[in-house]
Context: one part of a larger RNA
Molecule: large-subunit ribosomal RNA, domain II
Organism: Candidatus Eremiobacteraceae bacterium
RNA sequence: UCCGGCGAGUUAAUGUUGCAGGCGGGUUAAGGGCUAAAAACCCGGAGCCUUAGCGAAAGCGAGUCUGAAAUGGGCGUUCAUACGUCUGCAGCAUUAGACCCGAAACUGGGUGAUCUAUCCAUGGCCAGGCUGAAGCGCAACUAAACUUGCGUGGAGGGCCGAACCUGUCGUUGUUGCAAAAACGUUGGAUGAGCUGUGGAUAGGGGUGAAAAGCCAAUCGAACUCAGAGAUAGCUGGUUCUCCUCGAAAUAGUUCUAGGGCUAGCCUCGAGAUUUAACCCGCAGGGGUAGAGCACUGACAGGGCUAGGGGUCUUACCAGAUUACUGAACCCCAUCAAACUCCGAAUACUGCGGCGUACAUCUCGGGAGUCAGACGGCGAGCGAUAAGGUCCGUCGUCAAAAGGCAAACAGGCCAGAUCGUCAGCUAAGGUCCCCAAGACAUGGCUAAGUGGGAAAGGAAGUAGGAUCGCGAUAACAACCAGGAGGUUGGCUUAGAAGCAGCCACCCUUGAAAGAGUGCGUAAUAGCUCACUGGUCGAGUGAUUCUGCGCCGAAAACGUAACGGGGCUCAAGCCAUGCACCGAAGCUACGGACUGGACGUCGAUUCGUCGGCGUCCUUUGGUAGAGGAGCGUUCUGUUGUAGGCUGAAGCGCGACCGCGAGGACGCGUGGACGAACCAGAAGUGCGAAUGCCGGA
Numbered sequence: 001u002c003c004g005g006c007g008a009g010u011u012a013a014u015g016u017u018g019c020a021g022g023c024g025g026g027u028u029a030a031g032g033g034c035u036a037a038a039a040a041c042c043c044g045g046a047g048c049c050u051u052a053g054c055g056a057a058a059g060c061g062a063g064u065c066u067g068a069a070a071u072g073g074g075c076g077u078u079c080a081u082a083c084g085u086c087u088g089c090a091g092c093a094u095u096a097g098a099c100c101c102g103a104a105a106c107u108g109g110g111u112g113a114u115c116u117a118u119c120c121a122u123g124g125c126c127a128g129g130c131u132g133a134a135g136c137g138c139a140a141c142u143a144a145a146c147u148u149g150c151g152u153g154g155a156g157g158g159c160c161g162a163a164c165c166u167g168u169c170g171u172u173g174u175u176g177c178a179a180a181a182a183c184g185u186u187g188g189a190u191g192a193g194c195u196g197u198g199g200a201u202a203g204g205g206g207u208g209a210a211a212a213g214c215c216a217a218u219c220g221a222a223c224u225c226a227g228a229g230a231u232a233g234c235u236g237g238u239u240c241u242c243c244u245c246g247a248a249a250u251a252g253u254u255c256u257a258g259g260g261c262u263a264g265c266c267u268c269g270a271g272a273u274u275u276a277a278c279c280c281g282c283a284g285g286g287g288u289a290g291a292g293c294a295c296u297g298a299c300a301g302g303g304c305u306a307g308g309g310g311u312c313u314u315a316c317c318a319g320a321u322u323a324c325u326g327a328a329c330c331c332c333a334u335c336a337a338a339c340u341c342c343g344a345a346u347a348c349u350g351c352g353g354c355g356u357a358c359a360u361c362u363c364g365g366g367a368g369u370c371a372g373a374c375g376g377c378g379a380g381c382g383a384u385a386a387g388g389u390c391c392g393u394c395g396u397c398a399a400a401a402g403g404c405a406a407a408c409a410g411g412c413c414a415g416a417u418c419g420u421c422a423g424c425u426a427a428g429g430u431c432c433c434c435a436a437g438a439c440a441u442g443g444c445u446a447a448g449u450g451g452g453a454a455a456g457g458a459a460g461u462a463g464g465a466u467c468g469c470g471a472u473a474a475c476a477a478c479c480a481g482g483a484g485g486u487u488g489g490c491u492u493a494g495a496a497g498c499a500g501c502c503a504c505c506c507u508u509g510a511a512a513g514a515g516u517g518c519g520u521a522a523u524a525g526c527u528c529a530c531u532g533g534u535c536g537a538g539u540g541a542u543u544c545u546g547c548g549c550c551g552a553a554a555a556c557g558u559a560a561c562g563g564g565g566c567u568c569a570a571g572c573c574a575u576g577c578a579c580c581g582a583a584g585c586u587a588c589g590g591a592c593u594g595g596a597c598g599u600c601g602a603u604u605c606g607u608c609g610g611c612g613u614c615c616u617u618u619g620g621u622a623g624a625g626g627a628g629c630g631u632u633c634u635g636u637u638g639u640a641g642g643c644u645g646a647a648g649c650g651c652g653a654c655c656g657c658g659a660g661g662a663c664g665c666g667u668g669g670a671c672g673a674a675c676c677a678g679a680a681g682u683g684c685g686a687a688u689g690c691c692g693g694a
């Protein structure tokens, strides 16, 4: 990993709802009879519920209690095709382990100190070497204590280092040699040393040179059995089929937030029976979008003035002036979620009309849901960030397959009952991959723009608008001129058109600045403005619009059209026709749901079922409802059948929408149906499921 077997809503009591049965009450329990034994059947009325209530009670009673008493007030006053009652079945709830598996833990009784911690008793062990304390002796010295030297001596949690103990660093090992080792290296090695044997301390307890260490490979509370199926608002799992409908991820509340409860939304039954929605008409309230500045506030701009400053005049008072500054009010121009003189579209409410259905409303049984996600639009928060977050509203996904978007839950189109080698379309497409136009007409783009991006930049290109100049010759180019006073004055070392300041005149002329730029130390030189000539038709400025250009850097490999490839496109804009294209629609056939009508059958007369015709429905998770298949056992029954071959197993082109069923052949070798009922240890792929096998 696979295969096989096992593996999860049960049982009891009580309550409640539905269906069914008895009933002018319902019902038996234990037990008994019958029997070979059971089931069934027949007894058994003990008991229970109901048939009357009210009151705390005495008690009274269709009433009673309260009270002095009620005109009061409370609770009651059964004749009803089903009140009531007992069973059965089904759903749900409660109490129980209550669908199954799963804790970590808690409590009680025991078992452990053969491991290890500490202690007690009694034994054992420590090669060899080094150092050389005290004391003592002798000598020196001394008044003496002392001191010094030599010798002797043999102290020390002394030194080196085997055994022994340990476990420092590294490597190997890591399904190991080993659930802690091997190799190399290290520490202690007469001591708080190591060690044998026997003994002591026990689980909230021991022991601990203290690490919450150790207490038998287990320790922040050992192990074992029991309480015990602890509890688990948590995770996982929960087994056959078909049919109908089909959610929620919200509100309120919650020691509540990943759990509940009530409501909302789903389903089933019964009832009401046109009441829903849409649409139309009429009537409403509103203060949003927008707009506005009338209020409340805001307001870096402009205007205006008072005031202030400067200047002038003035003895003072006062006055004049100013390219200075400058409020408030006012004027122009503006802003607002918490401003409004105004004010929609929508939405919402009421009434009337229209109108119909798995519509609406009421009552009752059963749920699930309370983590939502993305997209469009309107807001808040955030950074007018986020695949962000939080609301409103619509859509899709969730629970939705199909077509499109290269691929792509949430985008676009469209809602899959089944079949067909038939047709039409949607979104989106029509050169090839790839179904269908290299379609038609008119433009644009040259950037592979298309096929990623901003501020900003540019004689890109196409179209438009306005204003100049131009055959009395424009624009560009070329030829020629571009002068004189004068080196203007000042400044300056110099300042000659061309460092800077001031001025910017006059003359000659076709024209020529007291000079546009380069240049020189300053001159010089070149050039421009301006003028003439050559030439001969357009040439400039501003602005609007379409499509392009630059701006443009990323990590494996082109890699920013899905690819090939595309340029009067196979790109973009505009117009037109045709075609392709889905599980949409249509056509034909089949199935199913619901309804109507017809008909037949049954009936407890309430209905139920079969068939036919017409219409209609049929995506689906949680979930509600309906109808069935199969397994084991029981009754009929050990019956029908069966060695002329049962069950089981294998194969097969048959039947059924399906779960499944029938038949045949083979195998097998002795059991064993169907129909109709009944009862369940009743269906496996998942639970890191359990057991076995390969």
Base pairs, nucleotide, nucleotide: 001694002693003692004691005690006689011096012095013094014093015092016091017090018089019088020087021086025049026048027047031043032042033041053060054059063075064074065073066072099237100236102234106227107226108225109224110223111222117201118200119199120198121197122196123195124194125193126191128160129159130158131156135152136151137150138149139148140147164188165187169184170183171182172181203219205215206214207213240628241627242626243625244624245623250263251262252261253260254259264369265368266366267365268364269363270362271361272360279353280352281351282350283349284348290342291340292339296336297335298334301332302331303330307325308324309322310321311320312319313318372397373396374395375394376393377392378391380389381388402413403412404411417590418589419588420587422586423585424584428580429579430578431564432563433562437577439576440575441574442573443572444571450566456550457549460547461546462545463544464543465542466541467540468539469538477534478533479532480531481530483507484506485505488502489501490500513528517526518525591618594615595614596613597612598611599610600609601608602607629683631680632679633678634677635676641671648667649666650665651664652663654661655660